Context: one part of a larger RNA
Molecule: small-subunit ribosomal RNA, central domain
Organism: Martelella mangrovi
RNA sequence: CUGGGCGUAAAGCGCACGUAGGCGGACAUUUAAGUCAGGGGUGAAAAUCCCGGAGCUCAACUCCGGAACUGCCUUUGAUACUGGGGUGUCUUGAGUAUGGAAGAGGUAAGUGGAAUUGCGAGUGUAGAGGUGAAAUUCGUAGAUAUUCGCAGGAACACCAGUGGCGAAGGCGGCUUACUGGUCCAUUACUGACGCUGAGGUGCGAAAGCGUGGGGAGCAAACAGGAUUAGAUACCCUGGUAGUCCACGCCGUAAACGAUGAUAGCUAGCCGUCGGGCAGUAUACUGUUCGGUGGCGCAGUUAACGCAUUAAGCUAUCCGCCUGGGGAGUACGGUCGCAAGAUUAAAACUC
Numbered sequence: 001c002u003g004g005g006c007g008u009a010a011a012g013c014g015c016a017c018g019u020a021g022g023c024g025g026a027c028a029u030u031u032a033a034g035u036c037a038g039g040g041g042u043g044a045a046a047a048u049c050c051c052g053g054a055g056c057u058c059a060a061c062u063c064c065g066g067a068a069c070u071g072c073c074u075u076u077g078a079u080a081c082u083g084g085g086g087u088g089u090c091u092u093g094a095g096u097a098u099g100g101a102a103g104a105g106g107u108a109a110g111u112g113g114a115a116u117u118g119c120g121a122g123u124g125u126a127g128a129g130g131u132g133a134a135a136u137u138c139g140u141a142g143a144u145a146u147u148c149g150c151a152g153g154a155a156c157a158c159c160a161g162u163g164g165c166g167a168a169g170g171c172g173g174c175u176u177a178c179u180g181g182u183c184c185a186u187u188a189c190u191g192a193c194g195c196u197g198a199g200g201u202g203c204g205a206a207a208g209c210g211u212g213g214g215g216a217g218c219a220a221a222c223a224g225g226a227u228u229a230g231a232u233a234c235c236c237u238g239g240u241a242g243u244c245c246a247c248g249c250c251g252u253a254a255a256c257g258a259u260g261a262u263a264g265c266u267a268g269c270c271g272u273c274g275g276g277c278a279g280u281a282u283a284c285u286g287u288u289c290g291g292u293g294g295c296g297c298a299g300u301u302a303a304c305g306c307a308u309u310a311a312g313c314u315a316u317c318c319g320c321c322u323g324g325g326g327a328g329u330a331c332g333g334u335c336g337c338a339a340g341a342u343u344a345a346a347a348c349u350c
Stems, first nucleotide, its partner, number of pairs: 003322004007304002012318001014203004021196003025090007033082002035078008050066006093193001094190003097186005105179007112156001117151007127138002164171002208249006217243002222238004260317006268295012299306002323350003332343004
């Protein structure tokens, strides 16, 4: 390399869009590039290999003859398939239109109540906090508790649901504006317009970084109190970055379903969400699409398990793996303000 694989053993890029490329629905017709068949030329010679003989006593070895040299070029045909190319037609893939539907999908602006904290005022008096037990801490300069008012920031109880939406990350008080996608029905229109996708581009939790704001609570670092043989921890009292906002970077996660995308086929049963149709006791039943769960047959799997939302049976395209350590490291390149990210070895060793 061929091959064999990728839920958990090594292995699916975090996710999408998309260039090149690869692959691609039905029918008719044409062409004849691939394909197939015949002919010709060449494939230098010799040797090797193979076949039939011969010679050394046999064999190795040597000699003679044949075949072959699987390739390339050219020519004449065939037309099932693929393809290229052309022409025409179709509707089931894909899309459009019309009418409905659900939703924490996104962005921006505004707004609400509960709670924590602080401040002011009232009542009130000696404790309060905290813990396994304590102490650090707060409090007679009046704390804790309780009532009223004000300020400010952050998060949105109940509803809430293996409920919903989104490509993923993710999204949850309420209102408005703008806006993306999805589903169902009609089957009206276009007529293969499709799938995947190396490079590329965009999005991408948290932490972190830059500039400027903000700062209630929480809280790395840090300080103190405990615990302990020690305690650079777990527990407690404090507490700064940060957490929040705007703009710009970073580009990583157990970015997980540890399961790439798309399409087709292959028993069922029970929930739930969004539509449609029919029956009708108006709230159910039946049925049909699309999602989301539980179980389970065939099948599959090393087993666990998966099982129409496949890890089953097929097809296309991409990514990735090839013993453990060294190492996702060094060096070099690219990117970044930095932190670092990405690409990615070898010696050596078992």